[in-house]
Predicted 3D model of a 75-nucleotide RNA (transfer RNA) from a Rhodospirillaceae bacterium. The RNAcentral record of the sequence draws on ENA. The prediction has a mean pLDDT of 84.
RNA sequence: GCCGCAGUGGCACAGGGGUAGCGCACCCCCUUGGUAAGGGGGAGGUCGGUGGUUCAAAUCCACCCUGCGGCACCA
Numbered sequence: 001g002c003c004g005c006a007g008u009g010g011c012a013c014a015g016g017g018g019u020a021g022c023g024c025a026c027c028c029c030c031u032u033g034g035u036a037a038g039g040g041g042g043a044g045g046u047c048g049g050u051g052g053u054u055c056a057a058a059u060c061c062a063c064c065c066u067g068c069g070g071c072a073c074c075a
Base pairs, nucleotide, nucleotide: 001071002070003069004068005067006066007065010024011023013021018055026042027041028040029039030038048064049063050062051061052060
C1' cells in the first nucleotide's frame, strides 16, 4: 500500500430502511431478624466521525479514524 471483518448504554452482544433492544452491572421497592437468591419498577446510548442517497438511515453509498486478520512491497 491492497483486501476482508468489526466499532451500538459501564461491560458482553442483538437489531441490516419505518419511534434503539436483551443479559449482566447500577438505583428504588417487595420478600428476610439480617444478607444472598428471587420478584416488581427505574435511570442510562441521537448507534466511531463527516458527507451523500431517501419521505424516512444504526441499517444503503463514499471518504476518514480505531482494532483484528490476510496479502504485497522496501531496506